Predicted 3D model of a 692-nucleotide part of an RNA (large-subunit ribosomal RNA, domain II) from a Candidatus Omnitrophota bacterium. The prediction has a mean pLDDT of 86.
[in-house]
Context: one part of a larger RNA
RNA sequence: GCCGGCGAGUUAUUGUGACAAGCAAGCUUAAUCCGUUUUCGCGGAGGAGGCGCAGGGAAACCGAGUCUUAAAUGGGCGAUUUAGUUUGUUAUAAUAGACCCGAAACUGAGUGAUCUAUCCAUGGCCAGGAUGAAGCCUCUGUAACAGGAGGUGGAGGUCCGAACCAGUGUAAGUUAAAAAUUGCUUGGAUGAGCUGUGGAUAGGGGUGAAAGGCCAAUCAAACUCAGAGAUAGCUGGUUCUCUCCGAAAUAGCUUUAGGGCUAGCCUUACGUAAUAGUAAUCGGGGGUAGAGUACUGGAUGAGCUAGGGGUCCUACCAGACUACCGAACCCAACCAAACUCCGAAUACCGGUUACCGUAUCGUGGGAGUCAGACUGCGGGGGAUAAGCUCCGUAGUCGAAAGGGAAAGAGCCCAGACCGCCAGCUAAGGUCCCUAAUAUAGACUAAGUGGUAAAGGAUGUGGAACUACGUAGACAACCAGUAUGUUGGCUUAGAGGCAGCCAUCAUUUAAAGAGUGCGUAACAGCUCACUGGUCAAUGUGGUUCUGCGCCGAAAAUGAUCGGGGCUAAGUCUAUAACCGAAGCUGCGGGUUCAUGUCAGAUUUAUCUGAUUUGAGCGAUAGGAGAGCGUUCCGUUCUAGGUUGAAGGUAUACCGAGAGGAGUACUGGACGAAACGGAAGUGAUUAUGCCGGC
Numbered sequence: 001g002c003c004g005g006c007g008a009g010u011u012a013u014u015g016u017g018a019c020a021a022g023c024a025a026g027c028u029u030a031a032u033c034c035g036u037u038u039u040c041g042c043g044g045a046g047g048a049g050g051c052g053c054a055g056g057g058a059a060a061c062c063g064a065g066u067c068u069u070a071a072a073u074g075g076g077c078g079a080u081u082u083a084g085u086u087u088g089u090u091a092u093a094a095u096a097g098a099c100c101c102g103a104a105a106c107u108g109a110g111u112g113a114u115c116u117a118u119c120c121a122u123g124g125c126c127a128g129g130a131u132g133a134a135g136c137c138u139c140u141g142u143a144a145c146a147g148g149a150g151g152u153g154g155a156g157g158u159c160c161g162a163a164c165c166a167g168u169g170u171a172a173g174u175u176a177a178a179a180a181u182u183g184c185u186u187g188g189a190u191g192a193g194c195u196g197u198g199g200a201u202a203g204g205g206g207u208g209a210a211a212g213g214c215c216a217a218u219c220a221a222a223c224u225c226a227g228a229g230a231u232a233g234c235u236g237g238u239u240c241u242c243u244c245c246g247a248a249a250u251a252g253c254u255u256u257a258g259g260g261c262u263a264g265c266c267u268u269a270c271g272u273a274a275u276a277g278u279a280a281u282c283g284g285g286g287g288u289a290g291a292g293u294a295c296u297g298g299a300u301g302a303g304c305u306a307g308g309g310g311u312c313c314u315a316c317c318a319g320a321c322u323a324c325c326g327a328a329c330c331c332a333a334c335c336a337a338a339c340u341c342c343g344a345a346u347a348c349c350g351g352u353u354a355c356c357g358u359a360u361c362g363u364g365g366g367a368g369u370c371a372g373a374c375u376g377c378g379g380g381g382g383a384u385a386a387g388c389u390c391c392g393u394a395g396u397c398g399a400a401a402g403g404g405a406a407a408g409a410g411c412c413c414a415g416a417c418c419g420c421c422a423g424c425u426a427a428g429g430u431c432c433c434u435a436a437u438a439u440a441g442a443c444u445a446a447g448u449g450g451u452a453a454a455g456g457a458u459g460u461g462g463a464a465c466u467a468c469g470u471a472g473a474c475a476a477c478c479a480g481u482a483u484g485u486u487g488g489c490u491u492a493g494a495g496g497c498a499g500c501c502a503u504c505a506u507u508u509a510a511a512g513a514g515u516g517c518g519u520a521a522c523a524g525c526u527c528a529c530u531g532g533u534c535a536a537u538g539u540g541g542u543u544c545u546g547c548g549c550c551g552a553a554a555a556u557g558a559u560c561g562g563g564g565c566u567a568a569g570u571c572u573a574u575a576a577c578c579g580a581a582g583c584u585g586c587g588g589g590u591u592c593a594u595g596u597c598a599g600a601u602u603u604a605u606c607u608g609a610u611u612u613g614a615g616c617g618a619u620a621g622g623a624g625a626g627c628g629u630u631c632c633g634u635u636c637u638a639g640g641u642u643g644a645a646g647g648u649a650u651a652c653c654g655a656g657a658g659g660a661g662u663a664c665u666g667g668a669c670g671a672a673a674c675g676g677a678a679g680u681g682a683u684u685a686u687g688c689c690g691g692c
Stems, first nucleotide, its partner, number of pairs: 001692006011096013026051003032045005055062002065077004099237002102234001106227006117201009126191001128160003131156001135152006164188003169184004203219001205215003240626006250263005264369002266366006275359001277355008290342001291340002296336003300332002303329001307325002309322004372397010402413003417588004422584003428578003431563003437575007449565001455550002459547010476533005482506003487501003512527001516525002589616005595610007627681001629678006639669001646665005652659002
């Protein structure tokens, strides 16, 4: 891992409902006893006790009333409305382990120092080499010491290095040769050394040259058994089928925030008959959007002006001027969630009418939900960031399949009872992949389409305004572009052309006291301006607008889904077609309602058939109807060695769980039907056990 088996809402008691049955103003026995027998039973006795028939009060107590009070004109709870009770089944709650498995832990009683820590007793072990302390001897030396030299000597938590002990670095190993090792390397190696044997210390305790280390591969409290099915607001799992309905992820409170309680939303039974919803219309209140600046606050400019500053004047008082600042006032133009002289659309509340037909409301039983997600719109927070966060509102997902968006929970279309080799459409599409297309008129040349901004540009189409132009424009070519004058100043120089000032006049067809290049300064080239040649449905400028261009850099290989496209791109218009589980058609099933018929009876219900109509996606969850397994009763049943159960195969039946038939196998049991009782249904719990 596969297969097989096992594996989870049970039982007791007491409540509260539903359903059924008995009796009924009553209902009912418990223990126990008697009888019986087919003995987990049945029949009888047993009225103790319980519930109900009356309440009020703390109570005494009173009583259809009572309590409050001194007393209630009152007020509270009751009566004036009589149905209960016992049993069974079922749903649910409480108490119990209470659907199952799962802690880490806590407590008690014990077992452990054959591992290891420390200690005690008694033994054992440490090749070889090196260094050479004290002391002593001799010599020297001193007044004597001291001191010096040589020898002898053999000290040391001394040195090198085996055994032994350790475990430094590195490599291997890492389903290992090994649940800590191996190779090379390394530290100690007469010491606080290593080691054998025996003994001591025990779990909040020991021992510890101290690492929370070690105490039998276990240690921030060992191991074994017990309390014990500890507790687990947590995770996982929870087994057959079909039918009907179908949520929530919110509010309040919570040592509460991933848990609960009540409400909200779902379901089911019963009840009431008024409601609920939608549309139209009528009537309401509002202070949002917008707008405005009348108030409040902010904020820009101009005017006017009190005051202040400055200058002048001045003995003082006073005064004059001011290109400075400037409240208030006035004018213009603005801003506001906590501004409003104003003010919608919606929404909300109510009346009427129409449609609809219980969708509303009440009471009782059962829930689940309290992590929501995205999208559009209105906002707060954030950075007018986030697949961000928090509200409101609508939708979808959640709990929704189908078609579209290449692919996609939340986008667009659309809500799947079943069947059909029938039809029509939605979104979206119609060159090929791939079902289905054409026509007409424009635009785009960028593969724009098929990803982006400020900004930039003789891209190109449309619209409008304007200037010049056959008295010849624009472009091109030919020619001219002068004089006073080198204007004045400045400057080394400044001659149109460094800079400053001025910018006139003359001759002219025209020519600036000069547009640019250039020179040290001149010179030189050129432009404005003018003439000529040429010749126009022409040539310039501005504004608005359609489609394009640049701006444009990302990490493995590119691409619009691909091929490919100049339309098969974009805009406008028209007519077709394709396209879904939508709608229609035909057949069938089922639920509810309605009518009809038949049957049964408890006489107002049930069952069956049928007409018509409306429904039938679904998680948590509620309600209903069934299938199957084991055992029991009828039942020592029907059946069965002329072959039971079980097994293998199979094209049959049923909406399904499931049920037959037949063949083979098997070799002794065992249906169906009607009832009863449960150890009653497994792909999942890193489930348990077994086999392979």